[in-house]
RNA sequence: AGAAAUAAAGCCAAACCCUCCGUAAGGUGGGGACGGAAAGCCACGGGUCUUUUAACGGGAAAAAAGACAGCCGGGUUGCCUGGA
Numbered sequence: 001a002g003a004a005a006u007a008a009a010g011c012c013a014a015a016c017c018c019u020c021c022g023u024a025a026g027g028u029g030g031g032g033a034c035g036g037a038a039a040g041c042c043a044c045g046g047g048u049c050u051u052u053u054a055a056c057g058g059g060a061a062a063a064a065a066g067a068c069a070g071c072c073g074g075g076u077u078g079c080c081u082g083g084a
Base pairs, nucleotide, nucleotide: 003081011036012035016031017030018029020027021026034070040076041075042074044073045072046071047068048067049066050065051064052063
C1' cells in the first nucleotide's frame, strides 16, 4: 500500500416494547436482535420523509426550516487477521 476467505477477541444494534424530548419526520435512555466490516464520524451531491408558506372545505413548491449516515454516492478516521 492492497485484500476481506477463515478463526478469535471485541464492537454496533432493525422491528417491537417501555421512557423522556419534539407540532411532526425523528431523537435520548433501558430492554431486545433483523442484520452490519465502518451499521464510526461529516447533510457535500442525489434521494426519501416532516413541518411551514397554505386563507372557509379540499388540493398544491421549483420557496423556507428541519429529519434520515441502517437509501445511494462522496469526504474523513479506524479494530482483529491469513497469505503475498
c-di-GMP-I-GGC riboswitch aptamer from a Syntrophobacterales bacterium, 84 nucleotides, folded computationally. NCBI's taxonomy places the organism under Bacteria, Pseudomonadati, Thermodesulfobacteriota, Syntrophobacteria, Syntrophobacterales. Rfam family: c-di-GMP-I-GGC riboswitch aptamer. Rfam links the family to the GO term cyclic-di-GMP binding. Model confidence (mean pLDDT): 80 of 100. It was read from a public genome assembly, where an Rfam model found it.